A computed fold for a 366-nucleotide RNA from a Sedimenticolaceae bacterium, annotated as Bacterial RNase P class A. The gene name in the source record is rnpB. Model confidence (mean pLDDT): 77 of 100.
RNA sequence: GGAGUCGGCCGGAUGGUCGCUCUUCCCGCAUCGCGGGAAGGGAGGAAAGUCCGGGCUCCACAGGACGGGGUGCCAGGUAACGCCUGGGAGGCGCGAGCCUACGGAAAGUGCCACAGAAAACAUACCGCCUAAGUCCGCGAGGACCGGUAAGGGUGAAAUGGUGCGGUAAGAGCGCACCGCGCUCCUGGCAACAGGAGUGGCAGGGCAAACCCCACCUGGAGCAAGGCCAAAUAGGGGGGCGAGCGGCGCGAGCCGCGACCCGUGGUCCGCGGGGCCCCCGGGUAGGCUGCGCGAGGCGCGCGGUGACGAGCGUCCCAGAUGAAUGACCAUCCUCGACAGAACCCGGCUUACAGGCCGACUCCCAAU
Repeated sequence: GGAGUCGGCCGGAUGGUCGCUCUUCCCGCAUCGCGGGAAGGGAGGAAAGUCCGGGCUCCACAGGACGGGGUGCCAGGUAACGCCUGGGAGGCGCGAGCCUACGGAAAGUGCCACAGAAAACAUACCGCCUAAGUCCGCGAGGACCGGUAAGGGUGAAAUGGUGCGGUAAGAGCGCACCGCGCUCCUGGCAACAGGAGUGGCAGGGCAAACCCCACCUGGAGCAAGGCCAAAUAGGGGGGCGAGCGGCGCGAGCCGCGACCCGUGGUCCGCGGGGCCCCCGGGUAGGCUGCGCGAGGCGCGCGGUGACGAGCGUCCCAGAUGAAUGACCAUCCUCGACAGAACCCGGCUUACAGGCCGACUCCCAAU
């Protein structure tokens, strides 16, 4: 100098003017409010997708079992997780590093296109062999009966691999090494690794096919839920007019008494209706839930780390037609993706440009 890997951070800046919204304080008024003033706060690293996990709320719930759903190497972290950290194994990369649904296929069932003899109780297309047995031939040899799976061919995959021996040709048939299974030992909490012995080898692949095993697991969501509460129409309860009489100086009080319509000869009763008052549920509407929280920052401590505990310090959006804006000036590298709506931890996705740290490889020079 070039190429790369991993981790962290920023996401136009400053000032002015005028607005919007929230909180607190002060003043005024016609005081559950409104107006004015002052001070302070006012989007993100993803506020997004709504994919996981939890808080919170309501409903359900003795306990157990079955079923359903989810997770799936091991250990740890955490409120919890499908997240994170560390480790193991496998794969990729010269390397720094990166990726992995990574339990079980000797519990059972199922599937494996095309090609191919055969895709799983095995089997034989081209080949290879002719030792043994039978027949023919004087003989060389041929035919039959057979043997074989080394080689070729098909396929994503063909019944351990390589080599030597062996054989008629072959074959774990025998042996060595590698692989695999089993047993033991050593290290490790474990996943697993290393070693020794043993078995000639039992085992094709697929479990993001059913399934088996282990572990986890109620449902619905802030339009949850709680409170206040019109008009109109339902529901429940109570009462009605004209008048007459009595008492009192009087305002007034007390008693009697039939609101209307229908049914009916009449009264009671029954049915319907009107007006007034009260009660209750619900609707519109309003208030709340609503931001002090698994909170931010700093310091040192424990831990490889995720993280934990301690001390100090700070209060940092809370709207509800829904605020977070507009304009001006100056500067720069001329500015991407994108806008909270109950909250928090993750994951994933989008993103102009820039900064910092650690590390790897190559080239050159010293």

Annotation
Taxonomically the source falls in Sedimenticolaceae (Bacteria, Pseudomonadati, Pseudomonadota, Chromatiales).